A computed fold for a 73-nucleotide RNA from an uncultured Clostridia bacterium, annotated as transfer RNA. The sequence was found in a public genome assembly. Its Rfam family is "tRNA". Its mean pLDDT, the model's own confidence on a scale to 100, is 81.

RNA sequence: GCGGGAAUAGCUCAGUUGAUAGAGCGCCGCCUUGCCAAGGCGGAGGUCACGGGUUUGAGCCCCGCUUCCCGCU
Numbered sequence: 001g002c003g004g005g006a007a008u009a010g011c012u013c014a015g016u017u018g019a020u021a022g023a024g025c026g027c028c029g030c031c032u033u034g035c036c037a038a039g040g041c042g043g044a045g046g047u048c049a050c051g052g053g054u055u056u057g058a059g060c061c062c063c064g065c066u067u068c069c070c071g072c073u
Base pairs, nucleotide, nucleotide: 001072002071003070004069005068006067007066010025011024012023013022019056027043028042029041030040031039050064051063052062053061
């Protein structure tokens, strides 16, 4: 330099055909218990890496860019 893949909650990841952004773990509160743990209920937490474009509407489509992984030279 070329090709492919990945980037979404604190962490690990879903979201595949464009239409209200989710799960598990973790965190906070409540219930239960003499206390802890376990269990139950509820809650907070997101510029979907970043910058543009298309569209009535983009995590998703297009372009650029950054970082990481794999392969080729």